[in-house]
RNA sequence: GUCCUGGUAGCUCAAUUGGCUAGAGCGACAGCCUUCUAAGCUGUAGGUUGCAGGUUCGAUCCCUGCCCAGGAUA
Numbered sequence: 001g002u003c004c005u006g007g008u009a010g011c012u013c014a015a016u017u018g019g020c021u022a023g024a025g026c027g028a029c030a031g032c033c034u035u036c037u038a039a040g041c042u043g044u045a046g047g048u049u050g051c052a053g054g055u056u057c058g059a060u061c062c063c064u065g066c067c068c069a070g071g072a073u074a
Base pairs, nucleotide, nucleotide: 001073002072003071004070005069006068007067010026011025012024013023019057028044029043030042031041032040050066051065052064053063054062
């Protein structure tokens, strides 16, 4: 250099080949329980879906360029 895979919440990951309000576990915070803590239960917050464009009535999803990580090849 070329090709392939991936980038979504603080972390680990979903989202069935375009359409419900983008969700789960862990973590954080608050409440309940407890003599207190832990455990348990309930709730809340947290996302420009890597960046910039394009297609579309509508994009995490399709197309183009770029950035980052890993791999293959010369």